[in-house]
Molecule: c-di-GMP-I riboswitch aptamer
Organism: Paenibacillus sp.
RNA sequence: UUGGACAAGCGGCAAACUCUCCGAAAGGCGAGGACGCAAAGCCACGGGCCUAAAGGCGAUACGAUUUCGCCAACGGCAGCCGGGUUACCGAA
Repeated sequence: UUGGACAAGCGGCAAACUCUCCGAAAGGCGAGGACGCAAAGCCACGGGCCUAAAGGCGAUACGAUUUCGCCAACGGCAGCCGGGUUACCGAA
């Protein structure tokens, strides 16, 4: 330097759930907690998924900023897949 091995794990991360806070929500920060993870470190670039506040359209109604439905990310998910990027360890 290549190499991600049916290996190991000093050490590392932490799902569900609970609590505080932020947020319209999805979701996120922090604390607890461990289902799992060899990139479960980082980046929303491609696909996918979640949400729908603002906005648009429609319905109901005497009347819609207010109720209901649909559309729609400029909001999210990196622990859905691919890609990019950095690192620990590491048999040969």